Overview: A computed fold for a 160-nucleotide RNA from uncultured Blautia sp., annotated as Lysine riboswitch aptamer.
RNA sequence: GAUAGAGGUUGCGUGUUUCAUCAGUAGCCUGCCUGAUGCAGCAGGAGCAGAAGAUGGCAGAGGAAAGGGGAAUACGCCGAAAGAAUAAAGUCCCUGCGGUUUUAUUCUUGGGCAUGCAGUUAAGAACUGUAUGACUGUCAUCGAAAGAUGGUGCGCUAUC
Numbered sequence: 001g002a003u004a005g006a007g008g009u010u011g012c013g014u015g016u017u018u019c020a021u022c023a024g025u026a027g028c029c030u031g032c033c034u035g036a037u038g039c040a041g042c043a044g045g046a047g048c049a050g051a052a053g054a055u056g057g058c059a060g061a062g063g064a065a066a067g068g069g070g071a072a073u074a075c076g077c078c079g080a081a082a083g084a085a086u087a088a089a090g091u092c093c094c095u096g097c098g099g100u101u102u103u104a105u106u107c108u109u110g111g112g113c114a115u116g117c118a119g120u121u122a123a124g125a126a127c128u129g130u131a132u133g134a135c136u137g138u139c140a141u142c143g144a145a146a147g148a149u150g151g152u153g154c155g156c157u158a159u160c
Base pairs, nucleotide, nucleotide: 001160002159003158004157005156008078011077012076013075014074015073016072017071018070019069029060030059031058032057033056037049038048039047041097042096043095044094045093081109082108083107084106085105086104087103088102089101090100091099092098110136111135113133114132115131116130117129118128119127120126137152138151139150140149141148142147
């Protein structure tokens, strides 16, 4: 240097099916009240709608979906993957901020779990970041052994 592997039966990611949640919520329709503004997060602009009633509220009828989640199954894998920053392109009516998708570069993280805090979210679910804790994989040192201490993936094991 090349090849092949291991960590865990809750390793990681993606797709499909199904279930619950979202929610008796939102849009739409009807009636009543209010009465001049409203139009994807903010600001401005353009255009459109609006006293034949904007907006908001109450009631009735009717009634979703997306994202996120559980289970099953298939596929791709073991920097699998995730996050942060920067740049470019696309997109949200136009502009600015911002959001979002993809690509590239740099940096961080061995893995899952629990708890606290913060963020996202409809949400005590889940996800992300951070701190702590034990567990676990692996390596080194000490040890007769059990075990102890320390490090962590550009690592470790095997073969050539």

Its Rfam family is "Lysine riboswitch aptamer". Its family is annotated with lysine biosynthetic process in the Gene Ontology. The prediction has a mean pLDDT of 79. The source organism's lineage runs through Bacteria, Bacillati, Bacillota, Lachnospirales and Blautia.